[in-house]
């Protein structure tokens, strides 16, 4: 910009790996030691940066209706935004997931 209206954004969580930092374990090296440096490994390493829920939370914004205002325009207020069991495979990203395929297949 435009769209959408069991709307859409936003922050958190639940939960997810392993790019970056941290941490740990091993080797070198400086070094009297301790510590610090470089290399590799390790996510059955709590963490931090990151990802993160249609069916969790929380706000906003939109949007429906009802009303109030105002010559007109442009606004104010309320109310409502329900319910929702759910594989397998597959896709991205560094990888992974309640991410995305998907209110899908299927079920009641």
């Nucleotide at each position: 910009a435009a769209a959408a209206a069991a709307g859409c954004u936003c922050u958190c969580u639940a939960g997810g790996g392993u790019u970056c930092c941290g941490u740990u374990u091993a080797a070198a090296g400086u070094u009297c030691a301790a510590a610090c440096u470089u290399u590799a490994a390790a996510g059955a390493c709590u963490g931090g940066u990151c990802c993160g829920a249609g069916a969790g939370a929380g706000a906003g914004c939109g949007u429906a209706c009802a009303g109030c205002a105002u010559a007109g325009c442009g606004g104010c207020u309320g109310u409502a935004u329900a319910c929702a069991c759910g594989g397998a495979a597959g896709g991205a990203u560094a990888a992974a997931a309640g991410c995305c395929u998907g209110g899908g297949a299927g079920a009641u």
The prediction has a mean pLDDT of 85. Predicted 3D model of a 108-nucleotide RNA (Guanidine-I riboswitch aptamer) from Peribacillus asahii. The organism belongs to Peribacillus, within Bacteria. It matches the Rfam family "Guanidine-I riboswitch aptamer". Gene Ontology term of the family: regulation of gene expression.